[in-house]
């Protein structure tokens, strides 16, 4: 230096003309004027945590559903930073050094699964190996019996193969992705953690180190493995909805009708009328009207379900019909930006100084000319913010491979 991956910031700007918008200030008002702002790292997914607003002055319990080594950072997270562990990579003889990756609590609580091959995926035996074991074949020696010699039979020595069945065994070899933890060694009929000696891997308990997860030594037990993005079980969280949420003001109007359902019951106080009653006042009761305090249907709500709250006296549901759809707030000053300085290993944090940097509501944020240059990719606000995914020309940075050159 080229060129590949892979991670990190960045992703157009300056002038002038006109246009479209929002704010402030003039103005009686204007489509007036002056001044100042106007689309992004993802605005995109809706996938995750809050701000806020409602239910509502607020619960419990099951179901659901979410996380899941340690510590820290945060308003909080399924986020982010430093580390542990475990696997795999690549340098190095080796210590070790790098960066990767992890959906990283429990497999000694229980239930499932492990294709095919294999004998057997845990109640193991295909071939080997040992015993009963030499049945039974062959070679060759001796001896006796035969023979004219042979052949042939019996005995014994020696050797080679070596059945059947039944018993021990799991060391050795097949299969397998995985076969009862490795390797000397001693023990056995043979063999086997049966025994010892070093490991190796899980568990206790102790010592030091460390905030901690963990590390190291040391002793003690201990013998299938996997898998839980299989059911499971443990420990922690999690009210629901959600800007068309929600408040407000304004105008208009007929609930006229119709079917269903359930109530009209306590007490208080003012008025009015009737009765009864007293000599009068006054008292008593009854009806009706209004106000008010309590419990309450029918039905409603908080909720996916129970309990439990709470609303509700003329309501409720449902047909069918009238009447308005116009404004205003929420709406952008915020867990906000920008430098610096101090802590921290980092993420961050605090303390000083500046800045104010869209707010339409059928939808503004454009067009044109010149000039820079990284030659314009994905791509367009809709209640705000912090995060993860996904898109993505170029440009910068940092790390790894490759190839070329030069010393």
């Nucleotide at each position: 230096g080229u060129g590949g991956c892979a991670g990190u910031c960045u992703g157009u700007u300056c002038u002038a003309u006109c246009g479209c918008u929002c704010u402030a200030u003039g103005g009686a008002a204007a489509u007036c004027a002056u001044a100042g702002g106007g689309a992004g790292g993802a605005a995109a997914g809706u996938c995750c945590g809050g701000g806020c607003a409602a239910c509502a002055c607020a619960g419990a319990g099951c179901g659901c559903c979410g996380u899941a080594c340690u510590u820290c950072c945060u308003a909080a997270c399924g986020g982010g930073a430093a580390g542990g562990u475990a696997c795999a990579u690549g340098g190095g003889c080796a210590a070790c050094c790098a960066g990767g990756u992890a959906a990283c609590a429990g497999a000694g609580a229980g239930u499932g699964c492990c294709a095919c091959a294999g004998a057997a995926a845990a109640u193991a035996a295909c071939c080997u190996c040992c015993a009963u074991a030499g049945a039974g074949c062959g070679a060759g020696u001796a001896u006796g019996a035969g023979u004219u010699a042979a052949a042939u039979c019996a005995u014994u020595c020696c050797u080679g193969c070596a059945a059947a069945a039944u018993g021990g065994g799991a060391a050795g070899g097949g299969u397998g992705a995985a076969a009862a933890c490795g390797u000397g060694g001693g023990g056995u009929a043979a063999g086997a953690g049966c025994c010892u000696a070093c490991g190796a891997c899980g568990g206790u308990a102790a010592a030091a180190g460390g905030u901690g997860a963990c590390u190291u030594u040391u002793a003690c037990c201990g013998g299938g493995g996997g898998u839980a993005a299989a059911c499971c079980u443990u420990a922690c969280g999690g009210g629901u909805u959600g800007a068309a949420a929600g408040a407000c003001c304004a105008a208009a109007u007929a609930u006229a009708c119709c079917g269903g359902g359930a109530g009209c019951a306590a007490u208080u106080c003012a008025c009015a009328a009737g009765c009864a009653u007293u000599c009068a006042g006054g008292u008593g009761u009854u009806u009706g009207u209004g106000g008010g305090u309590a419990a309450u249907a029918a039905g409603g709500g908080c909720u996916g379900c129970u309990c439990g709250c709470c609303c509700g006296a003329u309501c409720c549901c449902g047909g069918g019909g009238g009447g308005u759809a116009g404004g205003u707030c929420g709406u952008u000053a915020g867990a906000g930006u920008a430098u610096a300085a101090u802590g921290g290993u980092a993420a961050c944090a605090u303390u000083a100084u500046g800045c104010c940097c869209a707010g339409a509501u059928a939808a503004a944020u454009g067009a044109u000319a010149g000039a820079a240059c990284a030659c314009g990719a994905c791509a367009g606000a809709a209640c705000c913010c912090g995060g993860c995914u996904u898109a993505u020309a170029g440009g910068a940075c940092u790390g790894c491979c490759a190839c070329c050159u030069a010393u």
The RNA shown here (Bacterial RNase P class A) has 407 nucleotides and comes from an uncultured Bacteroidales bacterium. The coordinates come from a structure-prediction model, not an experiment, and the mean pLDDT is 75. Rfam family: Bacterial RNase P class A. Rfam classes the family as a ribozyme. The model forms 95% of the base pairs in the Rfam consensus.